This is a predicted structure of a 152-nucleotide RNA (Lysine riboswitch aptamer) from Alkalicella caledoniensis. Of the family's consensus pairs, 98% are formed in the model. Its Rfam family is "Lysine riboswitch aptamer". Gene Ontology term of the family: lysine biosynthetic process. The organism belongs to Alkalicella, within Bacteria. The sequence is in RNAcentral, with records from Rfam.
RNA sequence: AUGCGUUAAAGGGGUGCGAUAUGUAAAUAGUAACCAAGCAAUUGGUGAAAGGGACAGUCGCCGAAAUACUUAAAGUAUUGGGGCUAUAUUUAAUAGAUAUAGUCCUGUCAUUAGAAGAUUGCCCAAUUUUCUAAUGGAGCACUUUCUCGCGU
Numbered sequence: 001a002u003g004c005g006u007u008a009a010a011g012g013g014g015u016g017c018g019a020u021a022u023g024u025a026a027a028u029a030g031u032a033a034c035c036a037a038g039c040a041a042u043u044g045g046u047g048a049a050a051g052g053g054a055c056a057g058u059c060g061c062c063g064a065a066a067u068a069c070u071u072a073a074a075g076u077a078u079u080g081g082g083g084c085u086a087u088a089u090u091u092a093a094u095a096g097a098u099a100u101a102g103u104c105c106u107g108u109c110a111u112u113a114g115a116a117g118a119u120u121g122c123c124c125a126a127u128u129u130u131c132u133a134a135u136g137g138a139g140c141a142c143u144u145u146c147u148c149g150c151g152u
Stems, first nucleotide, its partner, number of pairs: 001152005008145004014062001016061005022056003033046005065079005080106011108137014
């Protein structure tokens, strides 16, 4: 120097995840309630709130987190991430959330093919970097650096 393993730290994905309930708008709802008229059905007037979400802001983060099972707590399993559509559940709700299926976008690694650049050697090969396309895998992953061990 390099290959494999190992330890630790940092980092990226993007309509990224979660919390908060500060602000805004919507919905709940012209509902509940109150008042008046009427024998009554009802009519007229005034007219909310709690809870739950969306966007923005703030905070914490990148198995962030969600779901299922189990449990005293822990834990186990699945899911790389997001959008759209459909079904089911939940809900006041056609919003939102969860699950399943389909589809689209996107990140990462590996393999194959092509293009461009660089390096090395015998003008053609090898190595390597980037881009494009296809296929496949999964987050205890991936990238960079570091500790230690083994081999060359």